[in-house]
RNA sequence: AUUUUCAAGGGCAAACUCUCCGAAAGGAGAGGACGCAAAGCCACGAGCCUAAAGCAGGUUCUGCUAAGGCAGUCGGGUUGCCGGAU
Numbered sequence: 001a002u003u004u005u006c007a008a009g010g011g012c013a014a015a016c017u018c019u020c021c022g023a024a025a026g027g028a029g030a031g032g033a034c035g036c037a038a039a040g041c042c043a044c045g046a047g048c049c050u051a052a053a054g055c056a057g058g059u060u061c062u063g064c065u066a067a068g069g070c071a072g073u074c075g076g077g078u079u080g081c082c083g084g085a086u
Base pairs, nucleotide, nucleotide: 001086002085003084004083011036012035016031017030018029019028020027021026034072040078041077042076044075045074046073047070048069049068054064055063056062057061
């Protein structure tokens, strides 16, 4: 440096519940564990979610749209504990 994960020490925390923020997707905190060898961090690419404002139709509805979001969707970038192997 690369790769790997039987161990050891540990780490994170899905769904759900409560409180708060948000139009929503979703986010923060507390509880809680489905799972995770990067389930640490980053919106660069793809994908997915939402549509307040805006635009269109011509009805109080429908459609489009990301500048909003998802890192526990994938890829990529970057940082990293222990032991083994090269």